[in-house]
RNA sequence: AGUUGGCCGGGCGAUCGCAUUCUCCCUUCGGGGGGACUGAGGAAAGUCCGCGCUCCACAUAGCAGGGUGCCGGGUAACUCCCGGGCGAGGCGACUCGCGGAUAGGGCCACAGAAAAUGACCGCCAGCCGCACCUCUGGUUCGGCUGGUAAGGGUGAAAGGGUGGUGUAAGAGACCACCGGGAUCGGCAGCAAUGCCGAUCGCCAGGCAACCCUCACCUGGAGCAAGGCCGAGCAGACGCGAAGCUCCGCAUCCGAAAGGAUGUCGUGGGCGGGAGGCGGCUCGCUUCCCUCGAGCGUCGGGUAGGUCGCAUGAGCGGCGCGGUGACGUGUCGCCUAGAUAGAUGAUCGCCUAAGCCCGGGGAAGAAGGCCAGGUCGUGCUUGCGGUGAAAGCCUCCGGCAAUGGCCUCGCUGUAAACUCGGGUGGGACAGAACGCGGCUUACAGGCUGACU
Numbered sequence: 001a002g003u004u005g006g007c008c009g010g011g012c013g014a015u016c017g018c019a020u021u022c023u024c025c026c027u028u029c030g031g032g033g034g035g036a037c038u039g040a041g042g043a044a045a046g047u048c049c050g051c052g053c054u055c056c057a058c059a060u061a062g063c064a065g066g067g068u069g070c071c072g073g074g075u076a077a078c079u080c081c082c083g084g085g086c087g088a089g090g091c092g093a094c095u096c097g098c099g100g101a102u103a104g105g106g107c108c109a110c111a112g113a114a115a116a117u118g119a120c121c122g123c124c125a126g127c128c129g130c131a132c133c134u135c136u137g138g139u140u141c142g143g144c145u146g147g148u149a150a151g152g153g154u155g156a157a158a159g160g161g162u163g164g165u166g167u168a169a170g171a172g173a174c175c176a177c178c179g180g181g182a183u184c185g186g187c188a189g190c191a192a193u194g195c196c197g198a199u200c201g202c203c204a205g206g207c208a209a210c211c212c213u214c215a216c217c218u219g220g221a222g223c224a225a226g227g228c229c230g231a232g233c234a235g236a237c238g239c240g241a242a243g244c245u246c247c248g249c250a251u252c253c254g255a256a257a258g259g260a261u262g263u264c265g266u267g268g269g270c271g272g273g274a275g276g277c278g279g280c281u282c283g284c285u286u287c288c289c290u291c292g293a294g295c296g297u298c299g300g301g302u303a304g305g306u307c308g309c310a311u312g313a314g315c316g317g318c319g320c321g322g323u324g325a326c327g328u329g330u331c332g333c334c335u336a337g338a339u340a341g342a343u344g345a346u347c348g349c350c351u352a353a354g355c356c357c358g359g360g361g362a363a364g365a366a367g368g369c370c371a372g373g374u375c376g377u378g379c380u381u382g383c384g385g386u387g388a389a390a391g392c393c394u395c396c397g398g399c400a401a402u403g404g405c406c407u408c409g410c411u412g413u414a415a416a417c418u419c420g421g422g423u424g425g426g427a428c429a430g431a432a433c434g435c436g437g438c439u440u441a442c443a444g445g446c447u448g449a450c451u
Base pairs, nucleotide, nucleotide: 001451002450003449004448005447006446007445008444010350011349012348013347014346015345016344018039019038021036022035023034024033025032026031041428045439046438048437049436050435051434052433053222054221055220056219065218066217067216068215069214070084071083072082073081074080085098086097087096088095089094099213100212104211105210106207107206108205120152121151122148123147124146125145126144127143128142129141131139132138133137160178161177162176163175164174165173179203180202181200182199183198184197185196186195187194188193226307227306228305229304235298236297237296238295239294243270244269245268246267247265248264249262250261251260252259253258271289272288273287274286275285276284277283278282314333315332316331317330318329319328320327321326354423355422356421357420358419359418360417367411368410369409371407372406373405374404375403376402377401378399379398380397382395384393385392386391
């Protein structure tokens, strides 16, 4: 600088408040008050899979629909996990993907002639026309007909690759090597698969998360499931009292006074029945007296209550088996349970990042300045070599500028890290029957292994 696992995800205390359970006190029995214990997550989320549990349906088989998809294993089960195989990417640790494209259909943007019965340009042959020439023929240009997958061009992708033979030009048409495929055989492996050998020129584009096809699996709805108790209202059955009189009205009789009749009246009084309240023989009050109050019984069942519902595929430690997922033995532990939904707020102390200041680091990285050495480049004296000469070359030395490296000295700014002080201050998120997974969100931190 990366890759890949595991873990944590603020702590302690005080006060007030909320919820379940237990307990004590009070109560007008509705409840109220005091105390004690306990009280969200790694994802409680999305509800995407798979189970448990519950109810309904169901002889079996087939079809339709849905799901899964290399192989082996784990598991209650899985679209999960572990190990392996093959392919792709990466220097690597590692990551990602997975039935069948030769059963058939369909699709393949843009570009391109064509996206799967590939002739646009090109190359080649034949014929026609015009022109020219060295004229029984040939060439340029144009057109028509045909051959051709060498070459160009388009594209993410163009019908194996390279070289040769061959041909009018070409082509697995043929040959050598390479790559792929199919068939057969052998070996290794439980298997996927791998390796080896033989034969066949067989050479085949992609998409199945488009239909399809093959193999296997698969009933539906869900805790507002469902069980139990059960007000009120409605229903069924049974028990169940007593009427009288006045007034009014209608009809009839009568000359009238008056009388009679009525299945008439939310009318008055008396009486009776049932209920409620006040402690009561009593009082008040409501309803009813056959168009029936009230009481009792019954079943279904609404509101509501309760169970489901917290001891479970449970969690932790240790041992054993297994490469591992996981299994198993033993010991210990009990850890939210609301029902419109409790799990919160304030304060104090501490605390990981982050930010600021000061000290160390600093007996000074880098940088700057100076001196010396060495190497290279440039100029140059001399000796030597070569050459006819000009010139070129080697070596020693000198000079100046410049560059690299090394050493000493001076100057002098930082960083990692560390010490002290101040400031600062917690992400994503909120159980609702439970469990196993996956996916998604997440401030910050710790840690293992590997490249």
RNAcentral holds the sequence, with entries from MGnify. This is a predicted structure of a 451-nucleotide RNA (Bacterial RNase P class A) from a marine sediment metagenome. It matches the Rfam family "Bacterial RNase P class A". Rfam classes the family as a ribozyme. About the family: Ribonuclease P (RNase P) is a ubiquitous endoribonuclease, found in archaea, bacteria and eukarya as well as chloroplasts and mitochondria. Its mean pLDDT, the model's own confidence on a scale to 100, is 76.